[in-house]
RNA sequence: UCAGAAGGUCGGAUGGCCGCGCUUUAGAGCGAGGAAAGUCCGGGCUUCACGGAAAGACGGCGCCGGAUAACGUCCGGGCAGGGUGACCUGACGGAAAGUGCAACAGAGAGCAAACUACCUUUUUCGGCCUCGGCCGAAAGGGGAAAAGGUGAAAGGGUGCGGUAAGAGCGCACCGCGCUGCUGGCAACAGGAGUGGCAUGGCAAACCCCGCCGGAAGCAAGACCAAAUAGGAACCGCAUAUCGUCCCUUUCCGGGCGGCGGUUCGGGUAGGUCGCAUGAGCGCUUCAGUAAUGACGCGCCCAGAUGAAUGGCCAUCGCCUCGCAAGAGGCACAGAACCCGGCUUACAGACCUUGUGACCUU
Repeated sequence: UCAGAAGGUCGGAUGGCCGCGCUUUAGAGCGAGGAAAGUCCGGGCUUCACGGAAAGACGGCGCCGGAUAACGUCCGGGCAGGGUGACCUGACGGAAAGUGCAACAGAGAGCAAACUACCUUUUUCGGCCUCGGCCGAAAGGGGAAAAGGUGAAAGGGUGCGGUAAGAGCGCACCGCGCUGCUGGCAACAGGAGUGGCAUGGCAAACCCCGCCGGAAGCAAGACCAAAUAGGAACCGCAUAUCGUCCCUUUCCGGGCGGCGGUUCGGGUAGGUCGCAUGAGCGCUUCAGUAAUGACGCGCCCAGAUGAAUGGCCAUCGCCUCGCAAGAGGCACAGAACCCGGCUUACAGACCUUGUGACCUU
């Protein structure tokens, strides 16, 4: 200098005028975000349900350790894969508990198989011949799984020996299984012995193992409370030859059914609260590799509900156009009970720490 990696910060600035919402001591003060978004996960809070515990069903999660109120989040580590490297990526428990699946191709795909090719043998035919045999072809039998070919996958890999040809058949190294040892809290790693390999893949198929989970959500929910209609109690008036009830029928008796008034309760519209001091924010120190935690100091930082947070002007900054004067533009995006995360969108600017290549000294 070029290329690339990781982490972090900001998200135009200042002033004036008008307007809006909230608070108010009436002077004034405060007034969108890093994602306010998607509503995906975890909680606080609220109501409902529930005697306790365990098991089952259903759903979610899944290497190990830690952080946290909790998490599917974060930090650190392991393993696997990728990259020359800084570094990146990860549904990463179990396939010797069981069931199931594998299209096409291929001879053969789950107690593996034998198409071509290889080795051997028998018969027949042909050729050679020193008449013992040898060579070639066809058909049949047997051996083997090394080579070819198919496939995502062909039942350890490479090499040497071995053999009629071959084969873990034997050996060495690597891989795999089992058993000790060493290091580590652990995941796991290293090394030793041993087994000739039995146990292929898929659990983002069922399933098994371990852990977690009651449901709905601020339109939750609590309180105050018009008009109208209906309900209850009391009072007044009216009160039938009627209806209905007092187990059936008749008689007698009683209650209710009407109108008006007062009071009460539920509850709709409407209003208030929930609702802004909170797992809060900033800074120093300490503990910790870190996530994070502890002590101390300082701060109060939107609160609407037919839903405020807007508009104009000036100067400066950045980008584009232009010789210049100047003109145009300034990303993604707008709170709705709150908090911790994840994911997605985002013009541009700045800072820090590693890596690779080349050049110079």
This is a predicted structure of a 361-nucleotide RNA (Bacterial RNase P class A) from an Alphaproteobacteria bacterium. Lineage of the source: Bacteria > Pseudomonadati > Pseudomonadota > Alphaproteobacteria. The coordinates come from a structure-prediction model, not an experiment, and the mean pLDDT is 78.